This is a predicted structure of a 73-nucleotide RNA (transfer RNA) from Ectocarpus siliculosus. The gene name in the source record is tRNA-Val. RNAcentral records the identical sequence in 2 taxa. Its Rfam family is "tRNA". Rfam classes the family as a transfer RNA. The source organism's lineage runs through Eukaryota, Ochrophyta, Phaeophyceae, Ectocarpaceae and Ectocarpus.
Parts: sequence; structure tokens; C1' cells
RNA sequence: GUCGUUGUAGCUCAGUGGUUAGAGCACCUGUCUUACUCACAGGGGGUCGAGGGUUCGAUCCCCUCCAAUGACU
Repeated sequence: GUCGUUGUAGCUCAGUGGUUAGAGCACCUGUCUUACUCACAGGGGGUCGAGGGUUCGAUCCCCUCCAAUGACU
């Protein structure tokens, strides 16, 4: 340089057009315990990488850019 893949909560990921964006772990609070762990109940945390476009409606489709990564040269 060319062609791909990925980017969503602190971490690992799901969600492939439709009216509140979710799960597990982690974190916080409470119950329990002499205390810790475990268990149970509840809670906080997201401008869905950035900008634009299509659409009645975009995490999802299209374009550009950014970052990470793979193959080839």
C1' cells in the first nucleotide's frame, strides 16, 4: 500500500430496521454472619468509536474518517 474483520456498561459479549438498549462477571446498599466468604433482595453505571446520508423510524442499511486486529505484497 491492497483486501477483510471488529468497535455496544469497568470487563466479556448478545441485540441485523419498530416504539424503555440487555445478559453474565465486577461495583454499591440491605438481609444473613462475631467477622469475612457464600447465598438472597435491591440499586447505580451507556451521548451503541466520530461525523454525515437513506427512512415515518437506525446499534442495525449506505458514505467518509478514527482506532485495534488478520491476510497478502